[in-house]
RNA sequence: GUCUCUGUGGCUCAGUUGGUAGAGCACCACAUUGGUAAUGUGGAGGUCCCGAGUUCGAUCCUCGGCAGAGGCU
Numbered sequence: 001g002u003c004u005c006u007g008u009g010g011c012u013c014a015g016u017u018g019g020u021a022g023a024g025c026a027c028c029a030c031a032u033u034g035g036u037a038a039u040g041u042g043g044a045g046g047u048c049c050c051g052a053g054u055u056c057g058a059u060c061c062u063c064g065g066c067a068g069a070g071g072c073u
Base pairs, nucleotide, nucleotide: 001072002071003070004069005068006067007066010025011024012023013022019056027043028042029041030040031039049065050064051063052062053061
């Protein structure tokens, strides 16, 4: 230089051939215990990397950019 993949709660990851996003772990509260742990119940937490376009509507499609990983030279 060029090609491909990835970017979603604090972390690891799902997700939808476009209709306003979920799980596990972590965190908080309560129950349980003599107390802790474990367990159970409930809760908080995300403008889905950024910008533009298409659309009634974009996390999803198109274009550009940024970051990371890998291949080729």
Transfer RNA from a Nanobdellota archaeon, 73 nucleotides, folded computationally. It matches the Rfam family "tRNA". The family's RNA type in Rfam is transfer RNA. RNAcentral holds the sequence, with entries from ENA. NCBI's taxonomy places the organism under Archaea, Nanobdellati, Nanobdellota.